[in-house]
């Protein structure tokens, strides 16, 4: 100087005049007002995981069923994320991808083509042997997967020997299994005695293993108020024996008393333990009114900066800081100087190219767009995926050229 | 805000152990009719929303995006 990996980080600054919304103080004629202080993101989006936190009639153990992840180690509140390592697998290289357990537990599926697709297969070829023969060959048995052809895929590859002809039939080589041994937490890795090759692909097909998971969701709940036919209808389960006390002359009636049995409640189903309930309670629907206030609601796995531990993810102390809570939803709007950006135009200065005519460029100067791109909290955190004009920093890699 | 379902011809819709995508209307040509209708034949028409992955090979299995459409609040 090009081309290119990978990381992180900004995404306008600084006023002015006008609103909005929140909290704290002061005033107040209770309508407000004035004074001060906060007011979007890196993605607030998608709503894909994963948590908290609420509620679902209580707590525990098991089993199923459904979903989910699924190399090995770590990190984490927790994950499908993130670090670090292995195997594969692209790229000269920096680097980059990868749902990457299990096909000697089963069970399915390989269209179409093609002789034969999973118990492997003889269509054409090749060789034998029989028969006929017009000697060209045909027919019929057998033989062989070297070669042809067919597929996405044909049951190791190469060369040599053998062979009628051929084949791991025999040997070397390379591959592939592989006892065992070494290294290493481990995936895995090196090294291999010994085996003629036996064991095709699919699990983002059923499935097996191993792990993880109860179910909705701030419109969850929780409490005040106003309202209204405090309705109607279907289902669920119960109101069950006995003894006791009390009342009553009696039939009878009362027990939050006692025992049995039975049901009901653990969240999809089943069992077991503890426990608690049998009260008119509960769902479903149809009909009525309300479209209100307060809470949850923002101090949190929290930011920011230092020192330690760890390659890293991240984890540990100390220091400081308070940082948006609206709700039909506020965080805007005009403007001014400054940047950046791009476009037009002038370019007499300087640069390259050319005989020239003349073209390109740059610094300067004047105008005009943009005063930005995706994109807007809505209970609250970790991540992932998406979008996104411009701009900045670090770190590498490959080619070139100069010293 | 939360929870859910769907995309295939111009329109409504099918498409399962994954294997060359199809039905009714429409639209177009013939045919019959003095003409249209109606009916009867035939004929074209598709990036399966869009990209990416698994697999020989995707509508179909799996993932991200896009568009579209449903449900919910409280009180008796």
């Nucleotide at each position: 100087u090009c081309a290119g990996c990978c990381g992180g980080c900004c995404g306008g600054g600084c006023g002015g005049c006008c609103g909005c919304u929140c909290c704290g103080g002061a005033c107040u004629c209770c309508g407000g007002u004035c004074c001060g202080g906060g007011g979007a993101g890196g993605a607030a989006a998608g709503u894909c995981c994963g948590g908290g936190c609420u509620c679902c009639a209580u707590g525990g153990a098991g089993a199923g069923a459904c979903g989910g992840u699924g190399c090995c180690g770590g990190a984490u509140a927790a994950c499908g994320u993130c670090c670090g390592g292995c195997g594969g697998g692209g790229g000269c290289g920096a680097c980059c991808c990868c749902a990457g357990g299990g096909a000697c537990a089963g069970u399915g599926c390989c269209a179409c083509a093609g002789a034969g697709a999973g118990c492997a297969g003889a269509c054409c070829g090749c060789c034998c042997c029989a028969u006929g023969u017009c000697c060209g060959c045909a027919u019929g048995g057998g033989g062989u997967c070297a070669g042809g052809g067919u597929g996405a895929a044909a049951g190791g590859g190469u060369g040599c020997g053998g062979u009628a002809a051929g084949a791991g039939c025999g040997c070397a080589c390379c591959g592939c299994g592989g006892a065992c041994g070494c290294g290493g937490c481990a995936a895995c890795g090196c090294g291999g005695a010994c085996g003629g090759c036996a064991c095709g692909g699919c699990a983002a097909a059923c499935c097996c293993c191993a792990c993880c998971g109860g179910g909705a969701g701030c419109a969850a709940g929780a409490c005040c108020g106003a309202a209204u036919a405090g309705g109607g209808g279907c289902g669920a389960c119960a109101c069950g024996c006995c003894c006791g006390c009390c009342c009553g002359c009696g039939a009878g009636g009362g027990c939050u008393g006692g025992g049995c049995a039975g049901g009901c409640c653990c969240g999809c189903u089943c069992u077991c333990c503890a426990g608690g309930c049998c009260c008119g309670u509960c769902g479903c629907c149809c009909g009525g009114g309300u479209u209100g206030g307060u809470u949850g609601c923002u101090c949190g796995a929290g930011g920011c900066g230092g020192c330690c531990g760890g390659c890293a993810a991240c984890g540990g102390c100390c220091g400081u800081c308070c940082c948006a809570g609206a709700g039909g939803a506020a965080u805007g709007g005009c403007u001014g100087c400054c940047g950046c950006g791009u476009c037009c135009g002038c370019g007499g200065u300087c640069c390259c190219c050319g005989c020239a005519a003349g073209g390109g460029g740059a610094a300067g100067c004047g105008g005009g767009c943009c005063c930005u791109a995706c994109a807007g909290a809505a209970c609250c955190c970790g991540g992932c995926u998406u979008a996104c004009a411009g701009g900045c920093c670090g770190g590498c890699u490959g080619a070139u050229c100069c010293g | 805000g939360a929870g859910c379902g769907c995309g295939u011809a111009g329109c409504u819709c099918a498409g399962u152990u994954g294997g060359u995508a199809g039905a009714g209307c429409a639209a177009c040509g013939g045919a019959c009719u003095u003409u249209u209708a109606a009916u009867c034949u035939g004929u074209a028409g598709g990036u399966c929303u869009u990209g990416g992955g698994u697999u020989c090979g995707a509508g179909c299995c799996c993932c991200a995006a896009c568009g579209c459409g449903c449900u919910c609040a409280c009180c008796a």